[in-house]
This is a predicted structure of a 478-nucleotide part of an RNA (small-subunit ribosomal RNA, 5' domain) from an uncultured Acetobacteraceae bacterium. Its Rfam family is "Bacterial small subunit ribosomal RNA". Model confidence (mean pLDDT): 89 of 100.

Context: one part of a larger RNA
RNA sequence: AGCGAACGCUGGCGGCAUGCUUAACACAUGCAAGUCGCACGGGCAGGGGUAACUCUGUCAGUGGCGGACGGGUGAGUAACGCGUAGGUAUCUAUCCUUGGGUGGGGGACAACCACGGGAAACUGUGGCUAAUACCGCAUGACGACUGAGGUCCAAAGGCGCAAGUCGCCUGGGGAGGAGCCUGCGUCCGAUUAGCUUGUUGGUGGGGUAACGGCCUACCAAGGCUCCGAUCGGUAGCUGGUCUGAGAGGAUGAUCAGCCACACUGGGACUGAGACACGGCCCAGACUCCUACGGGAGGCAGCAGUGGGGAAUAUUGGACAAUGGGCGAAAGCCUGAUCCAGCAAUGCCGCGUGGGUGAAGAAGGUCUUCGGAUUGUAAAGCCCUUUCGACGGGGACGAUGAUGACGGUACCCGUAGAAGAAGCCCCGGCUAACUUCGUGCCAGCAGCCGCGGUAAUACGAAGGGGGCUAGCGUUGCUC
Numbered sequence: 001a002g003c004g005a006a007c008g009c010u011g012g013c014g015g016c017a018u019g020c021u022u023a024a025c026a027c028a029u030g031c032a033a034g035u036c037g038c039a040c041g042g043g044c045a046g047g048g049g050u051a052a053c054u055c056u057g058u059c060a061g062u063g064g065c066g067g068a069c070g071g072g073u074g075a076g077u078a079a080c081g082c083g084u085a086g087g088u089a090u091c092u093a094u095c096c097u098u099g100g101g102u103g104g105g106g107g108a109c110a111a112c113c114a115c116g117g118g119a120a121a122c123u124g125u126g127g128c129u130a131a132u133a134c135c136g137c138a139u140g141a142c143g144a145c146u147g148a149g150g151u152c153c154a155a156a157g158g159c160g161c162a163a164g165u166c167g168c169c170u171g172g173g174g175a176g177g178a179g180c181c182u183g184c185g186u187c188c189g190a191u192u193a194g195c196u197u198g199u200u201g202g203u204g205g206g207g208u209a210a211c212g213g214c215c216u217a218c219c220a221a222g223g224c225u226c227c228g229a230u231c232g233g234u235a236g237c238u239g240g241u242c243u244g245a246g247a248g249g250a251u252g253a254u255c256a257g258c259c260a261c262a263c264u265g266g267g268a269c270u271g272a273g274a275c276a277c278g279g280c281c282c283a284g285a286c287u288c289c290u291a292c293g294g295g296a297g298g299c300a301g302c303a304g305u306g307g308g309g310a311a312u313a314u315u316g317g318a319c320a321a322u323g324g325g326c327g328a329a330a331g332c333c334u335g336a337u338c339c340a341g342c343a344a345u346g347c348c349g350c351g352u353g354g355g356u357g358a359a360g361a362a363g364g365u366c367u368u369c370g371g372a373u374u375g376u377a378a379a380g381c382c383c384u385u386u387c388g389a390c391g392g393g394g395a396c397g398a399u400g401a402u403g404a405c406g407g408u409a410c411c412c413g414u415a416g417a418a419g420a421a422g423c424c425c426c427g428g429c430u431a432a433c434u435u436c437g438u439g440c441c442a443g444c445a446g447c448c449g450c451g452g453u454a455a456u457a458c459g460a461a462g463g464g465g466g467c468u469a470g471c472g473u474u475g476c477u478c
Stems, first nucleotide, its partner, number of pairs: 001477003005474005012350006018343002020308001025306003029303003034065003039062002042059007072261003081186008090178003095174008103137001105135002112127006143152003157166003187233003194224003199221008236258004240251004263284005286297004314340001316339003322336001323334004353383004363374004387419001389414005397405001422467005427448003433462005443450002
């Protein structure tokens, strides 16, 4: 000098920040990812219509896109994990740009209906049905493969009176994103000295979007290491942050980038993208329901609870803004976000009054009893009204509408010094001294050291010094 601090005493206001550093301990409850009827068929309710039918709302279902983002945590990881500089054997939904195409058919399955099973979760059989769901056929290249002859592969429609528009299929390019590889850098221990058999390399094969022992068969016997391999310990990394004149040291909260994880371990499915926090399957521990046959769950999302701890907040408001998902749109969703609440946790600013006032009042303290000091301090007199209080007006943020914040900020007015000061220290270091009490006791103490009868060092008082809505103490870093 600093801190995500804590503790003690004290505490007026505002702005801006910050707030489980410990048990990656366990979690009640609510919310945190949906959306589209301009893809599709139904159920229900309502309206129009004689009817066929049609319109609106809603419900679940088929289908599409999104749930791989956003949000959390730091357990693991000493590693191409991260940082930096390069590389390419690669992929890329949506978006932008630019070519070509969008012909003709088919069969199903949910919903629904019927009958069942089950305590429940849920589920079986039969029957009907639509599509931008699914499957053949056609066409087929500047696409893919190739033994260079050839071979192979598409598509979907919706809305609109229409113009058209939104789509669909297949190529080329781009942007942004991702995968992989490499040089260099990246903590401690030698009381860890040898380590390694898919190990190191090759050939064939497999696998992947892609290179590769990534996997496999065979062959060779290699590969790493005192320039520290292997083993053990510790740890997410970085931009940064703190300190320091710098070099350096320490650190990695908040914010930003990357990585890893999502009850523990394993696995794949779907998909452009996951081996997927609020998806699936298996195993395990734990909790809950049960009709004992069987089921349900995963806050390291936002709040909140218990526990641990010296210690860390509300089961708040709004989608108004910014951004995201879906949608043609209207819009819906969004504990991202924006705000509000709590906390002197920090930084910054302001206030608790200003002027005048000597009879140097009273009281206190000391005293050599003369006085000194508290002290212009108070009172008194004259002013002011910041902040706060009360009353009135009242935004920007929103280029047309829309404001949670918020009757907030800000402005005007009213009253009145009124509602607002403490903490630590005073032996030396170190700014600040006397009296009384105590008597090696009680106690103090960062170091030196004080206290055993006149203690400036203990306790109290008076006085003084320092800082100030804080002041001290403790812990940690330089």